Description: Model confidence (mean pLDDT): 84 of 100. The RNA shown here (small-subunit ribosomal RNA) has 1477 nucleotides and comes from an uncultured prokaryote. RNAcentral holds the sequence, with entries from ENA.
RNA sequence: GAGUUUGAUCCUGGCUCAGAACGAACGCUGGCGGCAUGCUUAACACAUGCAAGUCGAACGAGAACGGGACUUCGGUCCUUAUUAGAGUGGCGCACGGGUGAGUAACGCGUAGAUAACCUACCCCCGAGUUUGGGAUAACCUUUCGAAAGGAAGGCUAAUACCGAAUAACAAUUUUGAUCGAGUGGUCGUAAUUUGAAAGUUCCGGCGCUCGGGGACGGGUCUGCGUCCCAUUAGCUUGUUGGUAGGGUAACGGCCUACCAAGGCGACGAUGGGUAGCGGGUUUGAGAGGAUGAUCCGCCACACUGGCACUGAGACACGGGCCAGACUCCUACGGGAGGCAGCAGUGGGGAAUAUUGCACAAUGGGCGCAAGCCUGAUGCAGCAAUGCCGCGUGAGUGAAGAAGGUUUUCGGAUCGUAAAGCUCUUUAUCUCUGGGAAGAUACUGACGGUACCAGAGGAAUAAGCACCGGCUAACUACGUGCCAGCAGCCGCGGUAAUACGUAGGGUGCAAGCGUUGUUCGGAAUCACUGGGCGUAAAGGGCGUGUAGGCGGAAACAUAAGCUGGAGGUGAAAGCCCGGGGCUCAACCCCGGAACUGCUUCUGGAACUGUGUUUCUUGAGAGGAUCAGAGGUUAGCGGAAUUCCUGGUGUAGCGGUGAAAUGCGUAGAUAUCAGGAGGAACACCGGCGGCGAAAGCGGCUAACUGGGAUCAAUCUGACGCUGAGGCGCGAAAGCAUGGGGAGCAAACGGGAUUAGAUACCCCGGUAGUCCAUGCCGUAAACGAUGGAUACUAGUUGUCCGGGGAAUCAACCCCCUGGGUGACGCAGCUAACGCAUUAAGUAUCCCGCCUGGGGAGUACGGUCGCAAGACUAAAACUCAAAGGAAUUGACGGGGGCCCGCACAAGCGGUGGAACAUGUGGUUUAAUUCGACGCAACGCGAAGAACCUUACCCGGGUUUGACAUCCCGUGACAACCCUAGAGAUAGGGCUUUCUCUUCGGAGACACGGUGACAGGUGCUGCAUGGCUGUCGUCAGCUCGUGUCGUGAGAUGUUGGGUUAAGUACCGCAACGAGCGCAACCCCUGUUCUUAGUUGCCAUCAGGUUAUGCUGGGCACUCUAGGGAGACUGCCGGUGAUAAGCCGGAGGAAGGUGGAGAUGACGUCAAGUCCUCAUGGCCUUUAUAUCCGGGGCUACACACGUGUUGCAAUGGACGGUACAAAGAGUUGCGAAGCGGUGACGUGGAGCGAAUCUCAAAAAAGCUUUCUCAGUUCGGAUUGUAGUCUGCAACUCGACUACAUGAAGGUGGAAUCGCUAGUAAUCGUAGAUCAGCACGCUACGGUGAAUACGUUCCCGGGCCUUGUACACACCGCCCGUCACACCAUGGGAGUUGACAUGGGCAGAAGAGGUUGAGCUAACCCUUUGGGGAGGCAGGCCUCCAAGCUCCUGUUGAUGACUGGGGUGAAGUCGUAACAAGGUAACC
Repeated sequence: GAGUUUGAUCCUGGCUCAGAACGAACGCUGGCGGCAUGCUUAACACAUGCAAGUCGAACGAGAACGGGACUUCGGUCCUUAUUAGAGUGGCGCACGGGUGAGUAACGCGUAGAUAACCUACCCCCGAGUUUGGGAUAACCUUUCGAAAGGAAGGCUAAUACCGAAUAACAAUUUUGAUCGAGUGGUCGUAAUUUGAAAGUUCCGGCGCUCGGGGACGGGUCUGCGUCCCAUUAGCUUGUUGGUAGGGUAACGGCCUACCAAGGCGACGAUGGGUAGCGGGUUUGAGAGGAUGAUCCGCCACACUGGCACUGAGACACGGGCCAGACUCCUACGGGAGGCAGCAGUGGGGAAUAUUGCACAAUGGGCGCAAGCCUGAUGCAGCAAUGCCGCGUGAGUGAAGAAGGUUUUCGGAUCGUAAAGCUCUUUAUCUCUGGGAAGAUACUGACGGUACCAGAGGAAUAAGCACCGGCUAACUACGUGCCAGCAGCCGCGGUAAUACGUAGGGUGCAAGCGUUGUUCGGAAUCACUGGGCGUAAAGGGCGUGUAGGCGGAAACAUAAGCUGGAGGUGAAAGCCCGGGGCUCAACCCCGGAACUGCUUCUGGAACUGUGUUUCUUGAGAGGAUCAGAGGUUAGCGGAAUUCCUGGUGUAGCGGUGAAAUGCGUAGAUAUCAGGAGGAACACCGGCGGCGAAAGCGGCUAACUGGGAUCAAUCUGACGCUGAGGCGCGAAAGCAUGGGGAGCAAACGGGAUUAGAUACCCCGGUAGUCCAUGCCGUAAACGAUGGAUACUAGUUGUCCGGGGAAUCAACCCCCUGGGUGACGCAGCUAACGCAUUAAGUAUCCCGCCUGGGGAGUACGGUCGCAAGACUAAAACUCAAAGGAAUUGACGGGGGCCCGCACAAGCGGUGGAACAUGUGGUUUAAUUCGACGCAACGCGAAGAACCUUACCCGGGUUUGACAUCCCGUGACAACCCUAGAGAUAGGGCUUUCUCUUCGGAGACACGGUGACAGGUGCUGCAUGGCUGUCGUCAGCUCGUGUCGUGAGAUGUUGGGUUAAGUACCGCAACGAGCGCAACCCCUGUUCUUAGUUGCCAUCAGGUUAUGCUGGGCACUCUAGGGAGACUGCCGGUGAUAAGCCGGAGGAAGGUGGAGAUGACGUCAAGUCCUCAUGGCCUUUAUAUCCGGGGCUACACACGUGUUGCAAUGGACGGUACAAAGAGUUGCGAAGCGGUGACGUGGAGCGAAUCUCAAAAAAGCUUUCUCAGUUCGGAUUGUAGUCUGCAACUCGACUACAUGAAGGUGGAAUCGCUAGUAAUCGUAGAUCAGCACGCUACGGUGAAUACGUUCCCGGGCCUUGUACACACCGCCCGUCACACCAUGGGAGUUGACAUGGGCAGAAGAGGUUGAGCUAACCCUUUGGGGAGGCAGGCCUCCAAGCUCCUGUUGAUGACUGGGGUGAAGUCGUAACAAGGUAACC
């Protein structure tokens, strides 16, 4: 920097990614070289070989093979031989090499101290190296043992060992000088005591002894620094100090005895866990974090534990002793061993190399040296483990080859890529030749290596990951919530750029990815550099200890601070410059740096410290004032309840409605009296007081704090405050009282599906008092305390002052408290704003994703309840704050609609029709399903339609295009068949022509293809429904806001309307509204046939029938008219509204067409079109028959009715709009009728359908299942049609079912409307109770907007946004996971007590043994020593108690997770009882 919480936004906040690094590992792949690096795990166990020896110039002894000479052939001598191999002795073995177990420590780092010390070999200086002695290994002999290894006796040498001499600066004492902060150091002086030596030689030397100095290396001590846990808070008896002694190279409780009682710790002792430390490495801008491989320094360790010896140096990796574990050998008696040296083996593990070469170089040991030794080291081998470098070819080459992939079929792409042609040989390879440096003499493991030259030939050499976003890179196929992917978000349910494969592309490249780890990003522990009103976070409040911080002035000081200088800060590394390998990596040289520590010397502003002052902070004293501040005691009235008595009678009480309850044994009501407890109306107020919790009748006593005024005193006495201590609502606990009302639990009544609730009737703890606990609250201003500063306005409480007044007010100034608003500033926003959440300083508390969890364990407190302190495993990618737009609310306001209401008529009951469900069926084709499916698609299923079923046929197909061949086809007739079809017959010979042929049509054939009412309306277009003819939906610019967004579009009044007006940070605009269009209502004009007929004429029984006319009606073109235009009122002087006039019509005149942005994955793949999928002798197509018409039932929509506002008979009127040549079909005639016959007229203002019906006028019926009603059924017919059986309509006669106005519920309609009456049309051969259109007759009602439904605007709440058909909680059931408890079981570690006591050390003893010295009478004795014994200390071991920690455990507790389980509905809206602590 990015991704991820949301519909979107800002913020908070976590998770994740991009970077770098690695001693890495794994997967795929792999050409070369250089330089590095390579058991991070089992400090697990180790076979085998090697890793420390050397010196003959310290010493004695001393072979053999071989060679030579001699020989008695047995052997002898010389040489080998200053030999090998051993031994005595010297030096080395304490270095070099390995490892990191232990160690939280003076271990390490850094700076110092040693006046408290040592230092072999090396260097310098001084002095010496005299004289004696006794042994002992080797060797020889004997002997024990399996071995390892000894024992006894005998011989011998030394630079081995010992005595004596001489020498001191050693030790003790005396004394002088000088230095030092000091214990004291240094240099002298005098005396006493002790006290050295070694030789060898090649004659050059090399050694030896004493003393002093140096160098090198070490020992010890000190300041400072050095991880986590306080759920480790107290630890300590040699402990702290002193005196004396011992011990050490050396100080010291290092050790011992005695004395004192100290020492350490919140600045973290003690305990537990983890860890070698540093230079450095890695990351980072830095600060910081993580780390401590390779290289360098230090430390520690060497199978585990203990111990000392030798030595200059060790308590010793390749030495010793003892104990233990393990392994090996054994003759069973005993022995041997220690790879954390180099190789190597097993084991562990994701994982780490050769049992190589050489001492040539560098370095080390010994030696005079030659030299020997050296798994240190130098090299080689293995490993892409890392870093660096190089290569895998270069040029040309378009037919853009083949092939792959893709495609819109044109092409595109791999791609100049390949092939081909022409070149080159850097690297590697092959061959040949030359050939280093490393070496200052001899000497080269590497190595005939590096390197150089020549020849050859493109020859030998490219992979890995990724391609949805982050993040560079896209298509096809396969798959179909499967298989799978995934770092996070997330992909996959039939069109997947996210899975798998392919093509293409991107990135890196001998590597590329993955995994792991670290830092970074993460300002996500914030020193640099964060926060705490609401996101996580202010302690409930005070008091005060330690600590931190602290007013003004002067002087001093110099700890902090600051300047300069000295020392140190190893080397390597990092950085800079230069140089060497062809470059680089790598290496070499120089510089810088090492931010630190320390010493010396200056400075004095600030902080600190000391001293002396000051008054403004703080406090004291004085005067005045307010107050529910606290504690205790007393007193008071109102009310509730109860008791007693009176009056009085049937109810009271309670609720949404009731009931339980109380009451005739007298309630409620009412009056009087009494008892008792609790709380204190009015005043009363965002008024007062208190630190908070909290405090409210009145009076008194005691008592705390505060404010103001003046300026008397003290003189910084202050602020904060970890721990500590105190106070601390309600509930709860304990003991004892008290108990009126209220009231958990509990009982009853209701409500309810249930109701362990809400409501009602009762009711116990408790509420009250005293005393003692508890110690928590949404203990909130969700805001710690203190101080200072930073615009104001206004209210109120308590003071003071001015002015004024008789007084109270009013007004002004000022101090303290408490509210409201508001600027700057701050804030994510909301908001805060002198009472800060502003600007600063000081101190304290607290936070670091959500859940698990304020839980477990441990501890402290508590009588208990519980409180305080306070995790982890596991799990999620969010959880959250504020604000925005919507949607929603059993939130609010305003408004509208046949929404309700007011009315009229229906549906729901009957029969039938029709559609649907269901059922049935071979099939009952399919679709449509709340409104917005159901007389819907279908404006018309007997065949056809037809998609369904059964059966029979066809396969380039019923239909289209292309190709080939033949030819007219068709019609008609016959035969078979149910038909499709097949066979035969008769008949016929298309059009154009440039005569070549072409075209149309038919038949046959081949393959491309046709065909599909098969699937997907959730892949689509188009069309349609719906909200809704509701008044809304948006945009540009501007403005406001960090932003989503807002404004405009909100507000006032108004409208049918976002209609128009006014106002307004908005100004305009678009789609909608309205208007424009059509019909209708009035009128004018034009025109006058098929329409009309007033006047004139003619004619008829009669008729616009005829002439004529166009006046009227009408027809159909064009105009006019209506605009709130006029008047009055009202309204804001507006928009408009109300009333009126005129007018055919009045405020949209009536009706239609017209349907904004969008919603419903609404409907339709079966109208059509169309992607994909499926099918191709079948899901296509043809034919016959059947089905879509079934029928216990349920629903929708209708028709006809139930009758008298009616039925029936007769007769008499008045429409509109349509239709008609495959047609409408007149008159006439026949038939009871359907209809038949007939064929005039009419392609229609002319003719026909055509009769309108209700109405009106007579007559009849008289309330009944009827003269209502017509279903059903029978018979006979008519018509259409190839055909009315399944399955048409109509007619006549006969039959005459249900039905007497319809439960709950529900529909339509506001005027030419409802209701009622008929007419026509489309479809159509026929079939209409449906649909569409038309006219006739023609009502009732609307108070009104409380309620139901739907809608619009504003506002409010929200945990909803798939938007309430939303979200979401808990138990239970199931599965899995981690975890607490748990009778216990079993390990590890640690402290303490007791027993024990190896080796060793010290002490003591030492009757046994004893070369050097002394004495000696030579027998011996002495001195000294050794073995052995005993004591002390002490490792392992044994045992007991305890603690810490781990594993496991029947059972058990809660927790987490898991598409569709159960029960309810707690929360989110007033969430339906406001929520929460």
It matches the Rfam family "Bacterial small subunit ribosomal RNA".